[in-house]
Predicted 3D model of a 110-nucleotide RNA (SAM riboswitch aptamer (S box leader)) from an Anaerolineaceae bacterium. It matches the Rfam family "SAM riboswitch aptamer (S box leader)". Rfam links the family to the GO term regulation of gene expression.
RNA sequence: AACUCAUCAAGAGUGGUGGAGGGAUUAGGCCCGACGAAGCCACGGCAACCACCGAAGACUCGGAACGGUGCCACGUCCUACAGAGAAUCGAGAACUCUGGGAGAUGAGCG
Numbered sequence: 001a002a003c004u005c006a007u008c009a010a011g012a013g014u015g016g017u018g019g020a021g022g023g024a025u026u027a028g029g030c031c032c033g034a035c036g037a038a039g040c041c042a043c044g045g046c047a048a049c050c051a052c053c054g055a056a057g058a059c060u061c062g063g064a065a066c067g068g069u070g071c072c073a074c075g076u077c078c079u080a081c082a083g084a085g086a087a088u089c090g091a092g093a094a095c096u097c098u099g100g101g102a103g104a105u106g107a108g109c110g
Stems, first nucleotide, its partner, number of pairs: 003108006013043005021032003026080004044072003049068002052063004076102001081099005
């Protein structure tokens, strides 16, 4: 890498450097960006997956946040595949919900 499980509607900024892009891929949208993007550095913060403490003995619950990660615009920014609802004379699109696929993060395996 691949595979397995869990979660993804919330939350979290300042400065320096850098100098035109960025929001996973492709496509269609939409948004952010010279009032300074991505990246990098410093300090700060959010959260609670692993680890830690306690109670249980479980589909577990609670606590703390020193350690290992992660994250700090917009629901994973929205949609793409399928089903249902609603609407409509009917169809399609838009809208709402559900489930997939893909992606991200953690843990395991490797």